[in-house]
RNA sequence: UUAUCGAGAAAGGCUGAGGGAUUGGGCCCUUUGAAGCCUUGGCAACCUUUUCUGACGUUCAAGUCAGGAUUUCGGUGCCAAUUCCCAUCAUGACCAUUGCGUCAUGAAGAGAUAA
Numbered sequence: 001u002u003a004u005c006g007a008g009a010a011a012g013g014c015u016g017a018g019g020g021a022u023u024g025g026g027c028c029c030u031u032u033g034a035a036g037c038c039u040u041g042g043c044a045a046c047c048u049u050u051u052c053u054g055a056c057g058u059u060c061a062a063g064u065c066a067g068g069a070u071u072u073c074g075g076u077g078c079c080a081a082u083u084c085c086c087a088u089c090a091u092g093a094c095c096a097u098u099g100c101g102u103c104a105u106g107a108a109g110a111g112a113u114a115a
Stems, first nucleotide, its partner, number of pairs: 001115005010040005018029003023087004041079003046075002050069007083110001088107007095099001
């Protein structure tokens, strides 16, 4: 920089108190064992393998781009809750409350992963 982020997928061992990125708030998970490390397993399809279709290109090719299928050795990633939710802005709706209000949608910001 680009793409994706409402799907999917856990057992065992060691250990022993925290964890859900950070700050604040909310809400959760957790001694029926948090985080971490190790083993095994799985998910997924970003890269990779094979292959198909279309477009471009070419004398024919090579090649490039887009999409589908596949998951073979492999490189990562992931395996509670939407990236757990909110925070900023815009639009719309609502109201005994007119608000730093509530709700919905979209965008931004932050973050994660891959190339």
The RNA shown here (SAM riboswitch aptamer (S box leader)) has 115 nucleotides and comes from uncultured Marinoscillum sp. Rfam family: SAM riboswitch aptamer (S box leader). Rfam describes the family as follows. The SAM riboswitch is found upstream of a number of genes which code for proteins involved in methionine or cysteine biosynthesis in Gram-positive bacteria. The source organism's lineage runs through Bacteria, Cytophagia, Cytophagales, Reichenbachiellaceae and Marinoscillum. The model forms 97% of the base pairs in the Rfam consensus.